[in-house]
The prediction has a mean pLDDT of 77. Bacterial RNase P class A from a soil metagenome, 354 nucleotides, folded computationally. The model forms 95% of the base pairs in the Rfam consensus.
RNA sequence: GUCAGCCAGGCAAUCGCGGUCCGUUAACGCGGACCGAGGAAAGUCCGAACUCCACAGGGCAGUGUGCCUCGUAACGCGAGGGAGGGGCGACCCUACGGAAAGUGCCACAGAAAACAUACCGCCUCCACUAAACCGGAGGUAAGGGUGAAAAGGUGCGGUAAGAGCGCACCGCGCGGCUGGUAACAGGCGCGGCACGGUAAACCCCACACGGAGCAAGGUCAAAUAGAAAAGCGAUUGAGGGCGGCCCGUCCGACGCUUUUGGGUAGACCGCUAGAGCCCUGGAGCGAUCCAGGGACGAGAUGAAUGAUUGCCGUCUCUGCUCCGCAGAGAAACAGAAUUCGGCUUACGGCUGAC
Repeated sequence: GUCAGCCAGGCAAUCGCGGUCCGUUAACGCGGACCGAGGAAAGUCCGAACUCCACAGGGCAGUGUGCCUCGUAACGCGAGGGAGGGGCGACCCUACGGAAAGUGCCACAGAAAACAUACCGCCUCCACUAAACCGGAGGUAAGGGUGAAAAGGUGCGGUAAGAGCGCACCGCGCGGCUGGUAACAGGCGCGGCACGGUAAACCCCACACGGAGCAAGGUCAAAUAGAAAAGCGAUUGAGGGCGGCCCGUCCGACGCUUUUGGGUAGACCGCUAGAGCCCUGGAGCGAUCCAGGGACGAGAUGAAUGAUUGCCGUCUCUGCUCCGCAGAGAAACAGAAUUCGGCUUACGGCUGAC
C1' cells in the first nucleotide's frame, strides 16, 4: 500500500434526570428495586411494514431502472459470474440495452466532420522546350499536414502511381456447431466491408411505479358557538341595555333547565417483542436459508439518558538510579422521536491476512 474483522475505555461511590414495578399516602408526594442512545441515532437518498384517502378495467403523459443468474418481504440493495477498463502487484472501478427507426450536435483547426472530399504530395497525357520547372486535362488516396475523432489495420502481391484491386492474418457482419441455466466464450463456414462519434442529447425498446405520511390515524372528553328532543315559563312583559343595588327609563319575543349530539383545550392509544438480537449445528463458493436453544435491551414530547471524585487500562511528552519508576497531558465523529432493510456521508483506535 490493498482487503477484512473488532472496539467505541473499565470499575466503584455521591448527586441529578426519564421510565416501569412494588410499598406507602385521601391526594400531592415519599421510599425501594430494575432499566435508560449509535456505528453511524446523521443525510432523509432508495425499499418496505403500518395508517388514512383514492381506485371497474385499460391507455396516454410523467418519473425511475437498464450485462447475466441467484438472494431478499422488497429495493435503485447484496452475492457470485461475464465483458470492458485501471494498477508492477495485493486488488479496485464501470447508468454495462439500442447509433444498418428517425432528428439534432461534433467548437477550433482542417480540402473534407459524413449523399464524402483533395491542401501538400504521387502518377499519366497534352502544350512549350534540347531537357526540366511553370501551365492545362485526368487518375489516385500509399505518404505528409489538421484534429479528440479522417471512411477498416498489418504484410505480401499488384499497378503508370495507387486502391479490398487480389491474397494471408486480425477486426467487422451473417449463419451453423460445441461448452455454459444465462450473460458469454471457443471454433468452423460465408461475405471484400456495407456500419465515424455522441443516447447522465431528443428519442426507441423492455420492466416497474396511485397519493400522503405517526403532526399517519383512533378513543375519551372541560368550555364556547350553532343543532335536536323533553319539561317549565312568557305580550296580564320572560329577557336584555343604562346602573354597585332598588326605583326609573329605553328596547322588546322568545327565554330558562335537563338530556342527546358535537368535538376544542387536555389526556390516552398508536408506542415499541421485532421480516429483530445472541449462541450452537446443518445446507450453500457466497449473499442467504433451515433447525434447536436463550435473553428482554430507551419510549421521552419546552423532549430524560448527565456531572463530580477515586482507582485501573491505552497513548504522548518530560525527568531519573533507564528490564522499570515518577510527574504532566490527551482520548474522535456525534445525540433516539412509529418501526425495520439498505445506501451515502462524518470520525478515533486496535488486530489479522495479502
RNAcentral holds the sequence, with entries from MGnify.